[in-house]
Context: one part of a larger RNA
This record gives sequence, C1' cells and structure tokens, in this order.
RNA sequence: UGACGGGGACCCGCACAAGCAGAGGAGGAUGUGGUUUAAUAUGACGCUACGCGUAGAACCUUACCGAGGCUUGACAUCUUAGGAACUUUCCGGAAACGGAGAGGUGCCUUCGGGAGCCUAGUGACAGGCGCUGCAUGGCCGUCGUCAGCUCGUGUCGUGAGAUGUUGGGUUAAGUCCCGCAACGAGCGCAACCCUUGUCGUAUGUUGAAUUUUUCAUGCGAGACUGCCCGGGCCAACCGGGAGGAAGGUGAGGAUGACGUCAGGUCAGCAUGGCCCUUACGCCUUGGGCUACACACGUCAUACAAUGGCCAGUACAACGCGUUGCCAACCCGCAAGGGGGAGCAAAUCCCAUCAAAGCCGGUCUCAGUUCGGAUUGCAGGCUGAAACUCGCCUGCAUGAAGUCGGAUUCGCUAGUAAACGUGGGUCAGCAUACCACGUUGAAUACGUUCCCGGGUCUUGUACA
Repeated sequence: UGACGGGGACCCGCACAAGCAGAGGAGGAUGUGGUUUAAUAUGACGCUACGCGUAGAACCUUACCGAGGCUUGACAUCUUAGGAACUUUCCGGAAACGGAGAGGUGCCUUCGGGAGCCUAGUGACAGGCGCUGCAUGGCCGUCGUCAGCUCGUGUCGUGAGAUGUUGGGUUAAGUCCCGCAACGAGCGCAACCCUUGUCGUAUGUUGAAUUUUUCAUGCGAGACUGCCCGGGCCAACCGGGAGGAAGGUGAGGAUGACGUCAGGUCAGCAUGGCCCUUACGCCUUGGGCUACACACGUCAUACAAUGGCCAGUACAACGCGUUGCCAACCCGCAAGGGGGAGCAAAUCCCAUCAAAGCCGGUCUCAGUUCGGAUUGCAGGCUGAAACUCGCCUGCAUGAAGUCGGAUUCGCUAGUAAACGUGGGUCAGCAUACCACGUUGAAUACGUUCCCGGGUCUUGUACA
C1' cells in the first nucleotide's frame, strides 16, 4: 500500500421487510447428470453451466458409429500431356464408385497460341470440428451502470509511498459547494444519440369524411430548480407551492472506466506450438445425436364456479409477403383441397386482423360438462423419403392431479399478473427465443437482521 475480520461509523441496491404471482408435489415439453449403447458427437458446471453455443438433428446439418469406397485428394496455386465445355445410353452396385459406349466441336487470335472448363500424371502441396482458451488475437460473461480508476507538476517522506481523491455539507453520481500543500488534467458520472409523452407549423400519397380531428413524414417550441415560500453558511442543495401535457435524471433504450475471475470460446473466425498424411484427410449409404431404472434445472398445462361449455357481440399494436402472402367463391365436420382476383404492398394479403372482455344460456362441487396425459382407428400437409424420428385434423379412449415438505425465484407502475398477436430460424416442425399491443393491481412502517456493493477508520503472525 492492499486484502481480510462472526471490528467500528456512514450510505446504497426488490438485499431484507411490506405485498402480488410463482417454483419445490402431478402428468407433459425441453436441457443436464447418470446409466445404456456399435455410436448415443462436442463445449459450457456456484452466483457467471443446465429451453445455454443450437434463430429449427427425418436425409442434409453431423463433428459420432457400422459398412462400402478414394489417395495430389471434396477445395487452392504452380507444373506436363490430351481434350472445347457439355449432353446422353447400357451393365454391376444401397449409393459413392467401377466398367463399356454414343453425340458434340464454341470464344479471342499477330494462326505460334491464349482465356475458361474437363480428363490423366508428376510432385511441391492440400486437408484435419485432431490437442493445447494455462502459448494467443478477436469477441463475450461477471463484479456493475457500482462510482470509482489514474496522471502531470508541486509539496512531504531515507524509502515503499503519501498528498491531490481526506475533512464539513450535498447528490443517483469523485454530482456540486465550502474548507484544505496543493494546483490542474485524463478515463469513467452527467450531457450530446434513439424511442415515447404536449403543442405549433409545413406537406397529404396509398391514409382521413369534403373540414375540425385522427394518422403519416419533416421542421420547430417546451423543463432550466426558470418563478414563489421556508430551511441551509447570502453556498451547493433540500422540503413545499404555482403554472404546466410533462418537475426536479419526465419515462424507456443504446452506452459498461482502471481492472478481477490463468472466467468462456483453438467447434464462428484468425493464429503460435504439437500431432495425423493410402489417414486423425475425403466420398457414400444406413444408423445415432430422439435410448431410459433414476436424479436435478428451466418451462408450458392443470387441479376448477373470479370456472368449463354453447350462442351472440366489441376493441389493438409491432411486423411479414414474388421459390412469396394468398382474397371472393366452391367442396370437406375439420386439418385441408379446388379456385384464381389483388399485391414487390400506408393501396392487396396474412387478418372481418386477436384473445381475455361484454351480453345471454347451461353445468352445481363431483375426480365432474374439471383436467387433458396415454392409446386405438380414420384422414390431411410438407418433403425423393415421415419405420427408427415430423406437424396437424376428426371420432373414440379419458391417466396423474383436489393447490404442493424443508426450502426457494421474480417483480416498485402502465410494473407484476392475466390475455392474445407478429417475427426470425424454417421445405416441414416452437410449450423455446425476440418483439408487439390489450386488461391492469397490491405493497414499501422501516434499515435491526440475510445477500451484494461504496467511503472513512481500526486490528493483523496474510501478500
């Protein structure tokens, strides 16, 4: 100087408390461990692994396993020889591949040849999701959006170092004020950026009703403790008030200092070293990643009457669409099929855009008209192909489950909770993820305690 303390003082955070809704029990989805397996590919392991990398494992993906094949190689550059490229038939084969044929002569040209492509050969080389994240770059997680981390000069100290950055106030903040052997400065804080809330103004397509408005796209105004009262040191600032759409950071986002964890990633990519080179490379086919006594994490669905079912009826926002979105109409109980209008979209479509909601009816506390697992049959869709192993529909079947032990998670307002909608991935496949709106609470006395953090101080046999 730090680090640490079941030392002290002060302060903060959904940290506790006060509340609301959950998890832990059930069956299911998904990830992980374990076990099994020819293989069940690999990484990630307290917080910071476990619906994570994976924004989509039937083939492909694919890295794993079995089998069949290749060896200058699936891919790149150079080199030698031949041939245009290319198209196509037959045989063996699961395919890869192997064997045998047929058609075909382009472009540029100084007629020597050249470009591109294909075949065969030679070796230089290719190739490796093989190892090391404890050799690395880059990127990311975390403490933590916590208020800190430093430097120059000066001063003090033999020195390590101190001072500044401590102190008195104050703040969300090393924010600001005052004081002070310090005076300044940098990275952080804040502001500048985006979205949203109010108003004015301009424009008006495809939006609106012709206009007021809504809406859309620009430009501008507005909030600054500016004004008043009180407190405070005539300070910073704090409490209250006026006006205002909004008030003291208006709300939300983006933004993450010096560093910590030899944190994560050599399997995104790059890369040192090591290793493989008729294989640890490459091609193909089939299987596996989907197994199942069990254990854990994260979710979706429920156990019902604030509900289930039936009928009627109301109101969104964000988005997507040409290999696409697909209207009207017809067929089908439905999934879906036919159909073909419109739309490269403020125009048409997904989508009358929605559900919870509202109105009426029914059920009457039951393992039920709750709950929907499981299974059977019949169908539909995508795709060469749904057996292993997809999704959807109809009929039938109707399991566990009557609110969950110890313990534990999230959330402070348009939040939680509830409700549906869209998008990416994608041929198909969403209870996941990322967005969007609709309905819309309860509670916070307080900081003793638990957890994490900041400042000062104290002890130390630790560095």
A computed fold for a 463-nucleotide part of an RNA from a Candidatus Saccharimonadota bacterium, annotated as small-subunit ribosomal RNA, 3' major domain. It was read from a public genome assembly. Its Rfam family is "Bacterial small subunit ribosomal RNA".